[in-house]
Description: The RNA shown here (Bacterial RNase P class A) has 315 nucleotides.
RNA sequence: CAAGCAGAUCGCCUUAUCGCUUAGUACUAAAUUUAUUUUAGUAGUUAAGAGGAAAGUCCGGACACCAUAGUGUAGCAUAGUGGUUAACAGCCACCAAUUGUAAAAUUAGGAAAAGUGCAACAGAAAGUAUGUACAGGUCAUGCUGUAGUGAAAUCCGGUAAACUCUAUGCGGUGCAAUGCCAUGUAAACUAGUGCUUGAGCGUGCACGCGCGAUGCUAGAGGGUAGGCAGCUAGAGACUAUUGGUAACAAUAGUUGUAGAUAAAUGAUAAGGGCUUGAAAAAGUACAAAAUCCGGCUUAUAGAUCUGCUUUUUUA
Numbered sequence: 001c002a003a004g005c006a007g008a009u010c011g012c013c014u015u016a017u018c019g020c021u022u023a024g025u026a027c028u029a030a031a032u033u034u035a036u037u038u039u040a041g042u043a044g045u046u047a048a049g050a051g052g053a054a055a056g057u058c059c060g061g062a063c064a065c066c067a068u069a070g071u072g073u074a075g076c077a078u079a080g081u082g083g084u085u086a087a088c089a090g091c092c093a094c095c096a097a098u099u100g101u102a103a104a105a106u107u108a109g110g111a112a113a114a115g116u117g118c119a120a121c122a123g124a125a126a127g128u129a130u131g132u133a134c135a136g137g138u139c140a141u142g143c144u145g146u147a148g149u150g151a152a153a154u155c156c157g158g159u160a161a162a163c164u165c166u167a168u169g170c171g172g173u174g175c176a177a178u179g180c181c182a183u184g185u186a187a188a189c190u191a192g193u194g195c196u197u198g199a200g201c202g203u204g205c206a207c208g209c210g211c212g213a214u215g216c217u218a219g220a221g222g223g224u225a226g227g228c229a230g231c232u233a234g235a236g237a238c239u240a241u242u243g244g245u246a247a248c249a250a251u252a253g254u255u256g257u258a259g260a261u262a263a264a265u266g267a268u269a270a271g272g273g274c275u276u277g278a279a280a281a282a283g284u285a286c287a288a289a290a291u292c293c294g295g296c297u298u299a300u301a302g303a304u305c306u307g308c309u310u311u312u313u314u315a
Base pairs, nucleotide, nucleotide: 002310003309004308005307006306007305008304009303010302012272013271014270015269016268017267018266020049021048022047023046024045025043026042027041028040029039030038031037051286055297056296058295059294060293061292062291063174064173065172066171070207071206072205073204075170076169077168078167079166080094081093082092083091084090095109096107097106098105099104110165111164115163116162117159118158132147133146134145135144136143178229179228180227181226189219190218191217192216193215200211201210202209203208236255237254238253239252240251241250242249243248273284274283275282276281
């Protein structure tokens, strides 16, 4: 240098003008009260304002509410060994098997002991042997040897990403949770059904247990369509040191970094970078928060960095 393997980082920039969301400051107004607080508006005011995946919603948790007597019986998930964590199907280390020259990658890696099932092609025969050919043997019999097919052929197996068994774990619903304030209405009407001889609801299911009457189911209608909290200081981020092979943990320091609600984070102009192109010019990826975290998976133009490998041949 070439071809590869593994990991990490960035992922358009600058300026001007006009806007949007949130918070602060100042002023004005209103309400309430005498101290201020709350609400609304204004300002050529100040600050902040999407991601590495915000995505899929696939796992695991936090948080909230509901449920959680017992007996029987299902269902789901995971699967080498050890570690890590709030937790996990994640991650780390090691072992084994397979692939590769190698760096490395992948794994559907518990159990064939119990029961049930399955086995293409070839082969006489494939799981209860309808025992083939040749040779030998026996009173008789696949009784014995060899051949042949196949991964496997009767002193024996395979398959659990087949049921199954073993071990471990698992209650349900999701911020439209949930609590509060305000506004408004029809506890009305019709049909069915039930009222302790129990409809219905909860408990995975059955029994049982608990609750249970202005009930329950259906129909056609009436009303509301607002606000506050939850809400972002969290298993937080970054840096250093220490322990550990590592995942990770501990200690110290620094830092303040969206919180909207139909949903702001934008539009226009100029310049620059990068890519394509002879030029003119064109393009600039995947994609955008919605309670919050830890993972996984998928999408991603382009750019950068680090470590490692190379059988044979050539230099």